[in-house]
RNA sequence: GCGCCCCUAGCUCAGCUGGAAGAGCACUCGGUUUACACCCGAGCGGUCGGCGGUUCGAGUCCGUCGGGGCGCACCA
Repeated sequence: GCGCCCCUAGCUCAGCUGGAAGAGCACUCGGUUUACACCCGAGCGGUCGGCGGUUCGAGUCCGUCGGGGCGCACCA
C1' cells in the first nucleotide's frame, strides 16, 4: 500500500427481509440462612464508535472518518 472482518448496557455477546433494542455475568433491593455463599424473584443500566446521506421509518442500507483484528504485498 491492497483486501476482508469487527465496533450494540460496566464486561462477554445476540438482534431475521429496515418497523424502532435483548440475553448472560456484574451491580442494587427483596426472599432463603443464625450468618455468608449457592439458589429464587424483582429492579437498575443504551445519543447501537463519530459525522453525513437514503427512507414515512436505520443497530440494520450507502459514503466518509476513527478504533481493533486477520490475510496479502513491499521491505535486496
A computed fold for a 76-nucleotide RNA from Corynebacterium atypicum, annotated as transfer RNA. Its mean pLDDT, the model's own confidence on a scale to 100, is 82. It is recorded under the gene name tRNA-Val-TAC-1-1. The RNAcentral record of the sequence draws on ENA and GtRNAdb. Taxonomically the source falls in Corynebacterium (Bacteria, Bacillati, Actinomycetota, Actinomycetes). Its Rfam family is "tRNA". Rfam describes the family as follows. Transfer RNA (tRNA) molecules are approximately 80 nucleotides in length.